This is a predicted structure of a 108-nucleotide RNA (Glycine riboswitch aptamer) from uncultured Erythrobacter sp. Of the family's consensus pairs, 90% are formed in the model. The coordinates come from a structure-prediction model, not an experiment, and the mean pLDDT is 79. Its Rfam family is "Glycine riboswitch aptamer". Rfam's curators write: This family represents the bacterial glycine riboswitch.

RNA sequence: ACGUCUUUCGCGGGAGAGGCGGAGUGCGGUCCCGGCAAGGGUUCGUGCCUCGGCGCCGAAGGAGCAACCGCCCCGGAAACUCUCAGGCAAACGGACCGCGGACGAUGG
Numbered sequence: 001a002c003g004u005c006u007u008u009c010g011c012g013g014g015a016g017a018g019g020c021g022g023a024g025u026g027c028g029g030u031c032c033c034g035g036c037a038a039g040g041g042u043u044c045g046u047g048c049c050u051c052g053g054c055g056c057c058g059a060a061g062g063a064g065c066a067a068c069c070g071c072c073c074c075g076g077a078a079a080c081u082c083u084c085a086g087g088c089a090a091a092c093g094g095a096c097c098g099c100g101g102a103c104g105a106u107g108g
Base pairs, nucleotide, nucleotide: 002107003106004105005104007102008101009100010099011098012097013096018054020053022051023050024049025047026046027045028044029043031041032040033039055088056087057086061084062082063081064080068076069075070074
């Protein structure tokens, strides 16, 4: 030179599960009351936000057990398990994989 590894950066790929239903609120429409208007009631549709309810998923994070490993008192440890958190149209996120860099370590 080059190879390997931790960390980190950039690019690309990247799954699963209700775009559930309820309440409040805004807007629009129908009908009724009101002489008209203002206003009120009812019902339908729709948008945003908030609240809580049920169901479900696991690959941010977190936790638990374990094959295994170690310096064997004890500790480390999963894509397994649990769902606290997170997520269930799109977007965002996303373990992990590939490529290209940077610092460091190591072989050479």